Predicted 3D model of a 329-nucleotide RNA (Bacterial RNase P class A) from a Burkholderiaceae bacterium.
Model confidence (mean pLDDT): 76 of 100.
The RNAcentral record of the sequence draws on ENA.
The organism belongs to Burkholderiaceae, within Bacteria.
A source record names the gene rnpB.

RNA sequence: GAAGCAAGCCAGACCGCCGCUGGUGCAAGGCUCGAAAGGGCGCACUGGAGGAAGGUCCGGACUGCACAGGGCGGCGUAGCAGCUAACGACUGCCCACCGUGAGGUGAGGAUCAGAGCAACAGAGACGAGCCGAUUCAGUUCGGGUGAAACGGGCAAUCUCUACGCGCAGCAACACCAAAUAGGCCAGCGUCGAUGCGGUCCCGCGGAGCUGGCGGGUAGGUGGCACCGAGCCGUGCAGCGAUGCACGGCCCAGAGGAAUGGCGGUCACGGCCGGCGCGUCGCAAGGCGCGGCGGCCGCACAGAAUCCGGCCUAUCGGCUUGCUUCACAC
Numbered sequence: 001g002a003a004g005c006a007a008g009c010c011a012g013a014c015c016g017c018c019g020c021u022g023g024u025g026c027a028a029g030g031c032u033c034g035a036a037a038g039g040g041c042g043c044a045c046u047g048g049a050g051g052a053a054g055g056u057c058c059g060g061a062c063u064g065c066a067c068a069g070g071g072c073g074g075c076g077u078a079g080c081a082g083c084u085a086a087c088g089a090c091u092g093c094c095c096a097c098c099g100u101g102a103g104g105u106g107a108g109g110a111u112c113a114g115a116g117c118a119a120c121a122g123a124g125a126c127g128a129g130c131c132g133a134u135u136c137a138g139u140u141c142g143g144g145u146g147a148a149a150c151g152g153g154c155a156a157u158c159u160c161u162a163c164g165c166g167c168a169g170c171a172a173c174a175c176c177a178a179a180u181a182g183g184c185c186a187g188c189g190u191c192g193a194u195g196c197g198g199u200c201c202c203g204c205g206g207a208g209c210u211g212g213c214g215g216g217u218a219g220g221u222g223g224c225a226c227c228g229a230g231c232c233g234u235g236c237a238g239c240g241a242u243g244c245a246c247g248g249c250c251c252a253g254a255g256g257a258a259u260g261g262c263g264g265u266c267a268c269g270g271c272c273g274g275c276g277c278g279u280c281g282c283a284a285g286g287c288g289c290g291g292c293g294g295c296c297g298c299a300c301a302g303a304a305u306c307c308g309g310c311c312u313a314u315c316g317g318c319u320u321g322c323u324u325c326a327c328a329c
Base pairs, nucleotide, nucleotide: 001325002324003323004322005321006320007319008318009317010316012266013265014264015263016262017261018260020048021047022046023045024044025043026042030041031040032039033038050300054311055310057309058308059307060306061305062169063168064167065166074165075164076163077162078161079093080092081091082090094108095106096105097104098103109160110159114158115157116154117153130143131142132141133140173222174221175220176219183213184212185211186210187209188208195204196203197202198201228250230249231248232247233246234245235244236243237242268297269296270295271294272293273292275290276289277288278287279286280285
C1' cells in the first nucleotide's frame, strides 16, 4: 500500500419565529362538554422517539381464570460447563465442516426397540440375493455401476430417551357509571289508581302506577410512565457472558394517538459551470488536485403496558484490534 476479519460508535449542529403534547408550580375565580362519573380552557418553568421505536419469533414481569395427586396426549429443547428473573438468547471449551489466515457456521442424544426412506447409474438398493469361476458342500474367489452391493447411511420421517411447559393476554384486569329493554323486592290499584279534560269536585277512561335494588352495555378513570431485572461513570472478581461495591442522574407517555413547520448560518455528499496548478499528448483533448458559484440531496424508519433477546431494514461516515499478500529498511 492492497484485500479482508472482528468489535464498537454517529445518525447533522446552532439561532430565530409559529405550533403540538406530558409534568410541576401559581391561580381557585370563572367559562365550557356531560345525566353523572369525569374531562377541557389561563400564566410561568421544564421534559418530549430509535438503533432498530419495526416483525411479533422466543423468554419474563404484571393481570384474570383454572388448579389434590398421577397418567395419556400435545408442544418444545438436545455435546459439556456456565450466566440469568427467564429463555430456544448469551458466554467459554470440545468436536465436525468452510476459509491460506484473522475468523465463520452447526436442529452436534439414540439406527442390533420398532417402522419408513434412498435420485441417477446399475441385472439387483435394504429382503436378500444375482452373474462368472470353483468345491464333496453357499465351499472358496472375483465382479462393472454407484454416496452406499451385505455391511452400512438418514433421526431436518415417524419413533425412543432425558428435560421443560396450565390457558389467555393491557382490546389483560380493577373501579365509577347513563339511555333503552328485561329481572327482583316493597307499597298503592278493577272498592277504579297513575293519566286526560274542565265549571275544583265532576266527567272521560280501564290496568297498571310509584319507589328501591342488582347485573351487563355506551361513556369515564385507573392499570400507565418518578424509582426500576433503570441509565451513566469508576473500581473489584471472572478467559468471558455476567456479578458485586461506590458515586452521580430521573430520562417521552398520547390514546384516532403529541414529538412538527418555516427561515438563516455552518458542516457532509452528489451533479453542473467556469478558474488555477500538476501530469500525459505534436495537437485536439484526457486524468488528478485545489478553491469559487449554482442546484439537488441527507438513509431505514415513528414509541402505544413494561423489560431481556433474536431476526429484518438502513444514505453516508468514524474508531480500535487482528489477518493475508506485495514492497522498503